[in-house]
RNA sequence: UUGAACAAACGGCAAACCCGGUGAAAACCGGAGACGCAAAGCUAUGGGGUCUAAAGCAAGGAAACUUGCCAUGACAGCCCGGCCACCUAC
Numbered sequence: 001u002u003g004a005a006c007a008a009a010c011g012g013c014a015a016a017c018c019c020g021g022u023g024a025a026a027a028c029c030g031g032a033g034a035c036g037c038a039a040a041g042c043u044a045u046g047g048g049g050u051c052u053a054a055a056g057c058a059a060g061g062a063a064a065c066u067u068g069c070c071a072u073g074a075c076a077g078c079c080c081g082g083c084c085a086c087c088u089a090c
Stems, first nucleotide, its partner, number of pairs: 003090001004088001012037002018031005035077001041083003046080003049075003056069005
């Protein structure tokens, strides 16, 4: 330096549930908590996928409103890729 990682050490992250907050929602933030993770670090303006549907559009309706479509809203703990990185039994 490259790979590998089923060991050890220093340590790291934190699913679900619950509490508080933001949000239309998905979801996110803080606390608490550990299901798991060797990149569960970053990237959603690299590609695919998934979730939501406020605004908008369409249909119905006297109206209130209902239904459908739709990402400009999200997910990196769904997959592939990109970038960066600690330790060392091997």
c-di-GMP-I riboswitch aptamer, 90 nucleotides, folded computationally. Model confidence (mean pLDDT): 86 of 100. It was read from a public genome assembly, where an Rfam model found it.